[in-house]
This is a predicted structure of a 377-nucleotide RNA (Bacterial RNase P class A) from uncultured Minwuia sp. Its Rfam family is "Bacterial RNase P class A". The family's RNA type in Rfam is ribozyme. About the family: Ribonuclease P (RNase P) is a ubiquitous endoribonuclease, found in archaea, bacteria and eukarya as well as chloroplasts and mitochondria.
RNA sequence: AGGUGGCCGGAUGGCCGCUGCGGGCUUCGGCCCGUGGAGGAAAGUCCGGGCUCCACGGAAACACGGUGCCGGGUAACGCCCGGCGGGGGCGACCCCAGGGAAAGUGCCACAGAGAGCAGACCGCCGGUCUUCGGGCCGGCAAGGGUGAAAGGGUGCGGUAAGAGCGCACCGCGCGGCUGGCGACAGCGGCGGCACGGUAAACCCCACCGGGAGCAAGAUCGAAUAGGGACGGCCGGCCCUGAAAGCGGGCAGGAGCGUUUCCGCUCCGUCGUCCGGGUAGAUUGCAGGAGGCGUCGUGCGAACGGCGUCCCAGAUGAAUGGCCAUCCAGUCCCGGCUCACGGGCCGGGAUGGACAGAACCCGGCUUACAGGCCGCCU
Numbered sequence: 001a002g003g004u005g006g007c008c009g010g011a012u013g014g015c016c017g018c019u020g021c022g023g024g025c026u027u028c029g030g031c032c033c034g035u036g037g038a039g040g041a042a043a044g045u046c047c048g049g050g051c052u053c054c055a056c057g058g059a060a061a062c063a064c065g066g067u068g069c070c071g072g073g074u075a076a077c078g079c080c081c082g083g084c085g086g087g088g089g090c091g092a093c094c095c096c097a098g099g100g101a102a103a104g105u106g107c108c109a110c111a112g113a114g115a116g117c118a119g120a121c122c123g124c125c126g127g128u129c130u131u132c133g134g135g136c137c138g139g140c141a142a143g144g145g146u147g148a149a150a151g152g153g154u155g156c157g158g159u160a161a162g163a164g165c166g167c168a169c170c171g172c173g174c175g176g177c178u179g180g181c182g183a184c185a186g187c188g189g190c191g192g193c194a195c196g197g198u199a200a201a202c203c204c205c206a207c208c209g210g211g212a213g214c215a216a217g218a219u220c221g222a223a224u225a226g227g228g229a230c231g232g233c234c235g236g237c238c239c240u241g242a243a244a245g246c247g248g249g250c251a252g253g254a255g256c257g258u259u260u261c262c263g264c265u266c267c268g269u270c271g272u273c274c275g276g277g278u279a280g281a282u283u284g285c286a287g288g289a290g291g292c293g294u295c296g297u298g299c300g301a302a303c304g305g306c307g308u309c310c311c312a313g314a315u316g317a318a319u320g321g322c323c324a325u326c327c328a329g330u331c332c333c334g335g336c337u338c339a340c341g342g343g344c345c346g347g348g349a350u351g352g353a354c355a356g357a358a359c360c361c362g363g364c365u366u367a368c369a370g371g372c373c374g375c376c377u
Stems, first nucleotide, its partner, number of pairs: 001377008010326007018037008039354001043365002046363005051213004064209005069083005084098001085096004099204002104202002106198003121144002123140007152170006171193001172191003176187004217283004227274007236250004252267006290309008327352001329350009
């Protein structure tokens, strides 16, 4: 100067508050004492599970979605570990959406002569004509040019010029042997090369996958209104009738239109019981794939044994505020010193990021002032 893995992310005290649990007191309103009270990401809600309800006879197929080198870890994963292959870096190390392109279909912009049954613009070579600029006919694909990509690469031979035309090596394809659980690697043989790219285009192959989510779900359940059952009372007046709360008329009350008038609609009351649902309360809900220490196995992710600890639980959503002292860091002033990068001492100012649990857990991703440690180049 870098690479990589891990950790911390203000400390102590006082005062005033909030909240869970335990104990005590209580005039049942609360009060007192003790004790616990955010994170490495509590975030995004992107994957995987536990748990719960719904659906479903089993299996398979189709559709849809996802995953995609190999082996292992795990409850599981798209995560992690160890490898393989490819790419980058002097290196430590980093990155990879890493199955199939001779099953089929599609696409390959612009530029360019030509982009998929390849092609000939410049050029090179031969012939011929010439007004000496070049034209025409034929051969070639090495060189130039275009492009992300132009039908293997380098070299030698060969040729009129050239070309896998021939040869060697590399690459590619086919088949074999050896090593490896495997991805794959190594070795030698044959083939002159046929087969461009794209599957984060359709597609093919293999494997996986029911749906919704703690506002899941469970229990209890008022008051008021309304529903049902049983019982009591007959209570403004009149008519009909044996009998009238539930027939009719008048009166009364309430509501509406527009205040009166007028019109329309509605109208027993009391008690007991039952069931549904609402508000609300409780639960789910804090002992778990749990943390820490240690020993063992393993390269490792992890796994196993033993010991020890209990560690937030709100719901108008607690976990806060103020003060004092101090600390890392930064800046300024003064002094001393220096190997001129800085270091030490004294004083002053400033001063701590991202962010806030909401059923729980394993991951991933994203945000993060500053600082510490290990290993490696």
The sequence is in RNAcentral, with records from MGnify. Model confidence (mean pLDDT): 76 of 100.